[in-house]
Context: one part of a larger RNA
RNA sequence: UUGGGCGUAAAGCGUCUGUAGGUGGCUUUUUAAGUCCGCCGUCAAAUCCCAAGGCUCAACCCUGGACAGGCGGUGGAAAUUACCAAGCUGGAGUACGGUAGGGUCAGAGGGAAUUUCUAGUGGAGUGGUGAAAUAUGUAGAGAUCGGAAAGAACACCAACGGCGAAAGCACUCUGCUGGGCCGACACUGACACUAAGAGACGAAAGCUAGGGGAGCGAAUGGGAUUAGAUACCCCAAUAGUCCUAGUCGUAAACGAUGGACACUAUGUGAUGUGCGUAUCAACCCGUGCAGUGCUGUAGCUAACGCGUUAAGUAUCCCGCCUGAGGAGUACGUUCACAAGAAUGAAACUC
Numbered sequence: 001u002u003g004g005g006c007g008u009a010a011a012g013c014g015u016c017u018g019u020a021g022g023u024g025g026c027u028u029u030u031u032a033a034g035u036c037c038g039c040c041g042u043c044a045a046a047u048c049c050c051a052a053g054g055c056u057c058a059a060c061c062c063u064g065g066a067c068a069g070g071c072g073g074u075g076g077a078a079a080u081u082a083c084c085a086a087g088c089u090g091g092a093g094u095a096c097g098g099u100a101g102g103g104u105c106a107g108a109g110g111g112a113a114u115u116u117c118u119a120g121u122g123g124a125g126u127g128g129u130g131a132a133a134u135a136u137g138u139a140g141a142g143a144u145c146g147g148a149a150a151g152a153a154c155a156c157c158a159a160c161g162g163c164g165a166a167a168g169c170a171c172u173c174u175g176c177u178g179g180g181c182c183g184a185c186a187c188u189g190a191c192a193c194u195a196a197g198a199g200a201c202g203a204a205a206g207c208u209a210g211g212g213g214a215g216c217g218a219a220u221g222g223g224a225u226u227a228g229a230u231a232c233c234c235c236a237a238u239a240g241u242c243c244u245a246g247u248c249g250u251a252a253a254c255g256a257u258g259g260a261c262a263c264u265a266u267g268u269g270a271u272g273u274g275c276g277u278a279u280c281a282a283c284c285c286g287u288g289c290a291g292u293g294c295u296g297u298a299g300c301u302a303a304c305g306c307g308u309u310a311a312g313u314a315u316c317c318c319g320c321c322u323g324a325g326g327a328g329u330a331c332g333u334u335c336a337c338a339a340g341a342a343u344g345a346a347a348c349u350c
Base pairs, nucleotide, nucleotide: 004321005320006319007304008303012318014201015200016199017198021194022193023192025088026087027086028085031082033081034080035077036076037075038074039073040072041071042070043069049065050064051063053061054060091191092188093187094186096183097182098181099180103177105175106174107173108172109171110154114150115149116148117147118146120144121143125136126135162169163168206247207246208245209244210243211242215241216240220236221235222234223233258317259316260315262313263312267294268293269292271290272289273288274287275286276285299306300305323350324349325348332343333342334341335340
């Protein structure tokens, strides 16, 4: 490589957009490149295989034939792939009418709590722990009650719930804006799927510059514990956490499960939106589509389990795996301010 695989054994890119490429709905027509059939030519001999023959047999030699095909030419077939032309509406999209939502960005407002400052009351502890101590307090703490300021996060509602491609998104209001779903069928008429390279977004931590800094809190200091304690516990506390503009590009970025399409038992929740029935109306009941849960048949699976949201049955496209360690290391290259990231071996050992 072939084959076989990728939830947990090695293996699905963190996610999306999209170029080349690969693949592609229904009907009719054309051509005949792929495809199929016939004929012709050619693919040296030897070798291999088969059948005879010759060395006394055999090895060996010799004669003839064939398999398996390749390439070229020529004549045909037209189902299928492709091509040409014309159409279709089921895939896809646009317009229309509704609709749910923590989807995005910006602005404004709010209350609880915390800490600090300030004023009053009050007078000895407070705090912390397994127990203590460091710490703090008669220069009046803690407690309580007024006032003020600051920063960060938004209790209850809250859900097995909603939205988003993922990362993620939740106090309230306003403005701008993206996507989805349902309905009816008006329009376009295959415009589609996937996607190497490429591009965009991408938690936390980190980095650069300028702000901000309540609480928490790496590092650090102190107190304990301990044989020791560079820890777990306690008291402090810097970077950081927050904002603006950049950067980084990684996570157990997880459903450890790539995307699309079709098919294949039920039962039962809750979300959005239709229809039928019913009604003054709202429920109730039945039913359709979309997403989201549980249970479970067939089937699959090494088992666990999955099971119309498949890990079932098939097709298309991409990514990835090939014993463990060495090693996601070395070297080289690209990117980055750096930290590092991406790509990514071998010797050697078992």
This is a predicted structure of a 350-nucleotide part of an RNA (small-subunit ribosomal RNA, central domain) from Gossypium anomalum.